FMN riboswitch aptamer (RFN element) from Viridibacillus arenosi FSL R5-213, 138 nucleotides, folded computationally. NCBI's taxonomy places the organism under Bacteria, Bacillota, Bacilli, Viridibacillus, Viridibacillus arenosi. Of the family's consensus pairs, 97% are formed in the model.

[in-house]
RNA sequence: GUUCAUCUUCGGGGCAGGGUGAAAUUCCCGAUCGGCGGUAUUAGAGAACUAAGCAAUACUCUUGAGCCCGCGAGCCGCAAGGCAGGAUUUGGUUAAAUUCCAAAGCCGACAGUAUAGUCUGGAUGGGAGAAGGUGAAG
Numbered sequence: 001g002u003u004c005a006u007c008u009u010c011g012g013g014g015c016a017g018g019g020u021g022a023a024a025u026u027c028c029c030g031a032u033c034g035g036c037g038g039u040a041u042u043a044g045a046g047a048a049c050u051a052a053g054c055a056a057u058a059c060u061c062u063u064g065a066g067c068c069c070g071c072g073a074g075c076c077g078c079a080a081g082g083c084a085g086g087a088u089u090u091g092g093u094u095a096a097a098u099u100c101c102a103a104a105g106c107c108g109a110c111a112g113u114a115u116a117g118u119c120u121g122g123a124u125g126g127g128a129g130a131a132g133g134u135g136a137a138g
Stems, first nucleotide, its partner, number of pairs: 002137009017029003031118002033108002035071004043062004066106002074083003088104005110121003
């Protein structure tokens, strides 16, 4: 380091200001948020190798998507499982990026309530998973 068992801990953010109205954080202007895993050679740094210099796709560390793929959250079911449920383009760099850089867009469960991603509620819940401990195996 791998597999199996088991235990512990952790595990979601967000309408400032204004308009209309009897009433809206729900409409309008505007503001603002982005769970988990994956994604060949993303990007950055470091060390080593060398006589020395440069320097890799090889080594180590960090890092890379709301809208690419999959999963979770909702509902039904004892369970297995089933159902419902969203969204991106253009240009640039590169060997390689729908992930970086630039620009312009778009999306967001259920119940309640003046129509809600952002309020209240189910929820002191559940959870994809993450980290660590213990035992066993090869």